[in-house]
RNA sequence: GCUAGUGUAGCUCAGUCGGUAGAGCAGCUGAUUCGUAAUCAGCAGGUCGGGAGUUCGAGUCUCCCCACUAGCU
Numbered sequence: 001g002c003u004a005g006u007g008u009a010g011c012u013c014a015g016u017c018g019g020u021a022g023a024g025c026a027g028c029u030g031a032u033u034c035g036u037a038a039u040c041a042g043c044a045g046g047u048c049g050g051g052a053g054u055u056c057g058a059g060u061c062u063c064c065c066c067a068c069u070a071g072c073u
């Protein structure tokens, strides 16, 4: 330099054919317990890597850029 892939909550990841952004773990609060752990209930946490475009409507489609991974040279 070329090709492909990945980027969504603190972490690991879903998100179907474009139509209200979710789960597990972690965190906080409460219940339970002599206390801790475990368990149960609830709560909070997101400019969906950045920008532009298409569309009534974009995490999703198109283009550019950035970071990372793999392959080729």
Base pairs, nucleotide, nucleotide: 001072002071003070004069005068006067007066010025011024012023013022019056027043028042029041030040031039049065050064051063052062053061